The RNA shown here (transfer RNA) has 73 nucleotides and comes from a Gemmatimonadaceae bacterium.
């Protein structure tokens, strides 16, 4: 220098262009226990890398940029 992939909650990941973006784990509150752990119940999580474009409508499609990974030279 070239090619490909990834970027969504604190972490690991889902998510067909269309209703409210979800799950597990962690954390928080409660039950249970002498107590802790495990287990069970509940609530919260305002998070779609940035900037443009297409569209009635974009996390989803297109472009550029940024960060990360792999391969080639």
């Nucleotide at each position: 220098g070239g090619g490909c992939c990834c970027u969504u909650a604190g972490c690991u990941c889902a998510g067909c262009g269309g209703u409210u973006a979800g799950a597990g784990c962690a954390g928080c509150g409660g039950a249970c226990u002498c107590a802790u752990a495990a287990u069970c119940c509940g609530a919260c999580g305002c998070g779609c890398g940035u900037g443009g474009g297409u569209u009635c409508a974009a996390a989803u499609c297109c472009c550029a940029c940024a960060g990360g990974g792999c391969c080639c030279a």

Its Rfam family is "tRNA". Gene Ontology term of the family: triplet codon-amino acid adaptor activity. It is annotated as a transfer RNA. About the family: Transfer RNA (tRNA) molecules are approximately 80 nucleotides in length.